[in-house]
Context: one part of a larger RNA
RNA sequence: CGUACACGGUGGAUGCCUUGGCAGUCAGAGGCGAUGAAGGACGUGGUAAUCUGCGAUAAGCGUUGGCGAGCCGAUAAACAGGCUUUGACCCAACGAUUUCCGAAUGGGGCAACCCACUCACAUAAGUGAGUAUUCCUUACCUGAAUACAUAGGGUUUGGAAGGCGAACCCGGGGAACUGAAACAUCUAAGUACCCGGAGGAAAAGAAAUCAACCGAGAUUCCCCUAGUAGCGGCGAGCGAACGGGGACCAGCCCUUAAGCUGUUUAUGUGUUAGUGGAACGCUCUGGAAAGUGCGGCCAUAGUGGGUGAUAGCCCCGUACACGAAAAUGCAUUUACAGUGAAAUCGAGUAGGACGGAACACGCGAAAUUCUGUCUGAACAUGGGGGGACCAUCCUCCAAGGCUAAAUACUCCUGACUGACCGAUAGUGAACCAGUACCGUGAGGGAAAGGCGAAAAGAACCCCGUUGAGGGGAGUGAAAUAGAACCUGAAACCGUGUACGU
Numbered sequence: 001c002g003u004a005c006a007c008g009g010u011g012g013a014u015g016c017c018u019u020g021g022c023a024g025u026c027a028g029a030g031g032c033g034a035u036g037a038a039g040g041a042c043g044u045g046g047u048a049a050u051c052u053g054c055g056a057u058a059a060g061c062g063u064u065g066g067c068g069a070g071c072c073g074a075u076a077a078a079c080a081g082g083c084u085u086u087g088a089c090c091c092a093a094c095g096a097u098u099u100c101c102g103a104a105u106g107g108g109g110c111a112a113c114c115c116a117c118u119c120a121c122a123u124a125a126g127u128g129a130g131u132a133u134u135c136c137u138u139a140c141c142u143g144a145a146u147a148c149a150u151a152g153g154g155u156u157u158g159g160a161a162g163g164c165g166a167a168c169c170c171g172g173g174g175a176a177c178u179g180a181a182a183c184a185u186c187u188a189a190g191u192a193c194c195c196g197g198a199g200g201a202a203a204a205g206a207a208a209u210c211a212a213c214c215g216a217g218a219u220u221c222c223c224c225u226a227g228u229a230g231c232g233g234c235g236a237g238c239g240a241a242c243g244g245g246g247a248c249c250a251g252c253c254c255u256u257a258a259g260c261u262g263u264u265u266a267u268g269u270g271u272u273a274g275u276g277g278a279a280c281g282c283u284c285u286g287g288a289a290a291g292u293g294c295g296g297c298c299a300u301a302g303u304g305g306g307u308g309a310u311a312g313c314c315c316c317g318u319a320c321a322c323g324a325a326a327a328u329g330c331a332u333u334u335a336c337a338g339u340g341a342a343a344u345c346g347a348g349u350a351g352g353a354c355g356g357a358a359c360a361c362g363c364g365a366a367a368u369u370c371u372g373u374c375u376g377a378a379c380a381u382g383g384g385g386g387g388a389c390c391a392u393c394c395u396c397c398a399a400g401g402c403u404a405a406a407u408a409c410u411c412c413u414g415a416c417u418g419a420c421c422g423a424u425a426g427u428g429a430a431c432c433a434g435u436a437c438c439g440u441g442a443g444g445g446a447a448a449g450g451c452g453a454a455a456a457g458a459a460c461c462c463c464g465u466u467g468a469g470g471g472g473a474g475u476g477a478a479a480u481a482g483a484a485c486c487u488g489a490a491a492c493c494g495u496g497u498a499c500g501u
Base pairs, nucleotide, nucleotide: 001500002499003498004497005496006495007494008493009492015486016450017449020421021420022418023417024416025415026414027413028412029410030409031164032163039101040100041099042055043054044053046079049075050074051073061095062094063093064092065091066090070083071082072081106115107114108113116131117130118129119128120127121126133161134160135159136158139155140154141153142152168199169197170196171195172194173193179186183233209216210215220247221246222245223244224243230238231237251402252401253400254346259339260338261337262336263335266332267331268330269329270328271327272326274322275321276320280295281294282293284291296313297312298302304316305315306314351375352374353373354372355371356370357369358368361387382397383396384395385394386393437444438443457485460472461471462470463469
C1' cells in the first nucleotide's frame, strides 16, 4: 500500500411525514378612496428585539348579542402585577378613537419633514375648524377691441372628480423578432406594448337584416356547415357566410314615456356568532391499545381529524334538527321623493369624386360599412339592399335612443375534490421571503422543514481554561433519539484483526 471482515467518523441520499403549494368544482363577492384608500413610516406591553394586533383612548375603548370558566397574542419560559359567575378571556354585529406620509389637497419638500395664514374658544401655553386644482352650479364685483354691451378676470354658495386594484370588456394609437427556408406586397398581428373609459360583467341588440320567388324574424355564445366557398409575390399563409342543431329568450320609447334610482312599511328567505346531536367493555402483547381474542351497541351519523401503534361507539366532529338583540343581501310588497334624452321620424344626411381603413376579400369585375378633402339628393306618389351594372321581382325603412338572460374573468371569501407535489419536488417563498445578498439604478434574487408520546431538554460527580468536548449518574420504550438531535445510502477518512506484497 492492497484485499477481506468487524467497528467507527464524515456526509445527508433514501424511506416515512406535512404546517405549504398546484389544479379545479359549487356557491358568494366583484370593488376600496377627500367621511382621506391601497401601501407605508413612527409609535404602542411591567419588557431589549422581531412578528401579530392596535393608534397618543395605541395587543386596545363603548353598545348589543353568542359562549360559559378561565384569562392577560406569538417566538417564550419565568417573575411581577392584575381581571373574572355583578359573566372575564374569546367569537359576531354596530359604533368611538384612528399620530405622520401617501391622490395628499394651506405653501414647500430630499415621502413619513419644514414653514404658514384666517376664524372660534381660551388668552401664560394652546385646542378645534378652515385654506389645493379642474369642471358644473349659486350670487356678486369688475371688465377689452367698442358707446351700450359681450368675451374675459376675480370673489362666493352647493356639488362632482382626482388615486389604487388580478384578470375579463370597449375605444384611441400600435411594433419588431419571426414565417415566406433570402426579401420588399404578405405574415407575425390589430398580437405585444402605450393611452382613455366602464361594469360586475362589458360590448352588441329589436332589421334601410337575411333569403330566394319558399320563407325566416333583435343581440350574444356553443356545435356543425368547413379548412368548404373564397382571398393570396394564387407563395408562405389567411379564411367566411347561407343553412341546420343547441344555450338563452323580451321587448320598447321619442305628444312627458319605456323606465331608472333612492328612502321607507311589511312578509319571506339567506349571510355575518352559535345550539343540540346516537352508540363499549373486558382480556393478551406492549413504554403506550385504537392492534389480538371474547362478548355487545349506534347508524338519516362507517366524510374527516385527533388521542402514546390501526377507534363508527374516547375527544372534536359528521347525518339530521334548531338559532339572531344588531347589521346586511335578495324576492315580493306599502308609501313618498327624485331623476329622466334627442328633439319634432332623424340633411350638410344618403349618394358621388379623390385618398385611406374595416369587411375571410391584398383595388380587384368589388358590392357592403367607416370617413380626411371637395361636393351633394329624394321626402312614403319616396328611399335602401339583394356582391360591378341595368330591368323585373322580392325585401326592408338609414341619418334619434333604452334594454335582462344565455357569454368572459378571478386580486378576494366559504365549503369540497384530486390515478396533483411531498422539501433539488410543489409557488421564488412549508422556515419572520420578495427576506438575506447583488446592482448607481431599472432590476436580479437565494439557502434554510422533522428530538421525543410527553421536555421527562440530562439534578449531582469527574477530566478540562469557571472552556470546547467528553466520561459517569439520571430521564426515557429507545440517548448510536442529546438539541450539529427520525431514518442515516454513497463518495471520502480512520481503528482493529487476518492475509498478500
A computed fold for a 501-nucleotide part of an RNA from Endozoicomonas sp. OPT23, annotated as large-subunit ribosomal RNA, domain I. Its mean pLDDT, the model's own confidence on a scale to 100, is 85.